[in-house]
Context: one part of a larger RNA
Formats: sequence, C1' cells, structure tokens
RNA sequence: CAAUCAUUAAGGAACUCGGCAAAUUAACUUGCGUAACUUCGGGAUAAGCAGAGCCAUUCUUAUUUAGUAAUAUAGAGAAAGAAGAGGAGGCAUAGAAUAGUGUUGUACGACUGUUUAAUUAAAACAAAGCACUUUGCAUAAGACUUAAAGUCAAAGUAUUGAGUGUGAUAUCUGCCCUAUAUCGGCUGGCUGACGGAUUUACUGCAUUAUUGAAGUGUGGUUUUGAAGGAACCCCCGAUCAAUGGCGGUCUUAACUCUGAGGAUCCUAAGGUAGCGUAAUACCAUGGCCGUUAAAUGCGGUCCCGCAUGAAUGAUGUCACGAUACAACAGCUGUCUCAAUGAUUGACUCA
Repeated sequence: CAAUCAUUAAGGAACUCGGCAAAUUAACUUGCGUAACUUCGGGAUAAGCAGAGCCAUUCUUAUUUAGUAAUAUAGAGAAAGAAGAGGAGGCAUAGAAUAGUGUUGUACGACUGUUUAAUUAAAACAAAGCACUUUGCAUAAGACUUAAAGUCAAAGUAUUGAGUGUGAUAUCUGCCCUAUAUCGGCUGGCUGACGGAUUUACUGCAUUAUUGAAGUGUGGUUUUGAAGGAACCCCCGAUCAAUGGCGGUCUUAACUCUGAGGAUCCUAAGGUAGCGUAAUACCAUGGCCGUUAAAUGCGGUCCCGCAUGAAUGAUGUCACGAUACAACAGCUGUCUCAAUGAUUGACUCA
C1' cells in the first nucleotide's frame, strides 16, 4: 500500500449522477392497536406500543380425604395456566446463532409467470378477458411434404379448430370506403385459347372456247382473319376492433382583449369523448402554486397539443413490482476528516 473485517468524539447525506455501500429494523411467543383507499377478498406483520429469563408468594383447573340427603364448606394435590410497584445476581434476561427499515406521491405494466446461458429482467414477451376474420368435414380451413403418397389438425365437428389484433376488471371506443386490401355483384367494356365469315398467290386433275393469254368445276399448299368468346382488370356495391386518414384563409360583440357567430376555398372526412409541458412540448429551465434557506428535480394546475387521442386502443384504478423518478422519518465513516485494531497478501531477512 491492497483486500476482507471490527470500532469510533461532535455532526448526521453536508457525500454522490443517484443514500451506491454500510448502518438501522429483526426470529418465536403473549397482549393491545392499526389509516387512506378498495374489485369488500384486501391494504396488514400496515403504522405504533408493551411483555419476556431465575426464585418466592397468591389464585384457578383433574383427582382425592373429611363432610352433607345433595350441593356447599374445610384440607391434600400430579401436570399446567394466570396475577401482582414481592425478591436476587449480572455490563447485559428475545443474554449466543438465526433474524423485515418504515412511510408518502407519481409514471409504466393489472396480477403469478417468461426473456437476451457469458454486459440489458424491464415499461419488453406472455396472460385471463375483448373483438374481428375464417372453417359444413365421403381431402373442413390451416400446417408439413419429390408440394406424391401420407401425417398433424382429430379418433375432434362451429359453445369446435385455425389466423390476426388488443391486453384483468371499471367508464368508453367518435367521423371517413377517396386510395390500398378483402368480400359480394354481373348490365356493359377490354381480351385469351378457340372460332372461322372473308380473302391473296401458286398448283394437280377434269373441262370450256378457234390457238394462246384466260375462264369454270373439284382437290392441295399458302395468305388475309369478321361476328362470337372465360377469368383478371375497368365497372357497380359493402366492410375500418381491415392497411390507413381525420384542413386552410378572411372577418366579427357598447374601451381593450377574446371570438359564441359569419363569409369563402378545398376534402373521402376534417380530431368527437377524454387526456394534455406527458416515457409524446421544438421554442423552453413555459406561466402560477406547493415542497427547499436555496430546486433544469418532483407533485398540482393552466394549455391553440412544433408533432395527443380512442383495441397501431383512450382515460381512471384496488392489489402486485429485485421496475423508473421525487420526498419524509429513522439510521449510519457516504461525507466534514480522518483514526485505531485484527487477518491475509505485499515488503525485509532467510
């Protein structure tokens, strides 16, 4: 000097990003006492207070002796329990070890549970509950599979199975179907294969005419390709707890301010109820109140919210939390400001 321990005057968080670490509290038993709030179960060991070991005394209880008609009454008394300003010793009576700090407010998540084996345990995941979509079964939908057989779903049958979102309970969940998506419709449009009306050229055979060019009939090859013609798409409609979206300008009331109201443009519709400086607020350490001697903190309130908002859920909430933030009491070497001691290293010698 380091690590691990022990103790500490006065103060008691002044330390520090932050009470990190340490300290305080304490088990069992007996008795009292226990708030707000609440889903009436809890909260709760809430908080807070007292007792305790040994000896003696007294009282109560089984049983039993005497006694009585029977209780009563008077004695004895195992094993326990209780009472009291009875007593003794010690520094110390829960005599060691083991062994909760408590309270308040806010945020988030209802809860128990799960998770990044070896830097993140959480507000993330899950969850019960809620809602939507899908599935009618001699191959359900869905999943695995040379996308074959077959298997799971299921020896199940719509109160079932599958998929998706939200996330207990409570109060609620507004407007928009233009776009995208899904579902339904089938009057019309655009087309595919097909279709073959029509059409070009050459040519075999036969035939017409006076010879030829040429024509006609019947075949072959080739070329043109009308009408018609499914689905998708266009079209018509429905659906937002489907993906998603939810305006601007001007003006206005007996001082001023504000703007209930009015005008106008655009839109599919223009943000409703709530909440709001928020885990969301740039400006900004927003204004005010409380907390402090002093507060970029925290709580409350206001709020035109740069850029809140309703199952991408909104707002509250009992209980719960090794969650995050703030405060109070107690406590303490965290600190003012260090000191002493022990053990193990280090160090010196060997």